[in-house]
RNA sequence: GCCCCCGUAGCUCAGCAGGAUAGAGCAACAGAUUCCUAAUCUGUGGGUCGGCGGUUCGAAUCCGCCCGGGGGUA
Numbered sequence: 001g002c003c004c005c006c007g008u009a010g011c012u013c014a015g016c017a018g019g020a021u022a023g024a025g026c027a028a029c030a031g032a033u034u035c036c037u038a039a040u041c042u043g044u045g046g047g048u049c050g051g052c053g054g055u056u057c058g059a060a061u062c063c064g065c066c067c068g069g070g071g072g073u074a
Stems, first nucleotide, its partner, number of pairs: 001073007010026004019057001028044005050066005
């Protein structure tokens, strides 16, 4: 250089033959329980879906370029 895969919440990931409000677990915060802590239970917040542009009535999902990570190859 070329080829392939990945990038979604603080972390690990699901969702990806386009469709209506973007989710789970853990973590965080608040409350209940407890003498206190842990554990357990309930609730809450947290995301411009890596960036920019394109296609479309509609994009996390399709296309192009770029950025970052991993692998293959001379």
This is a predicted structure of a 74-nucleotide RNA (transfer RNA) from a Gemmatimonadota bacterium. The sequence is in RNAcentral, with records from ENA. The same sequence occurs in records of 2 taxa.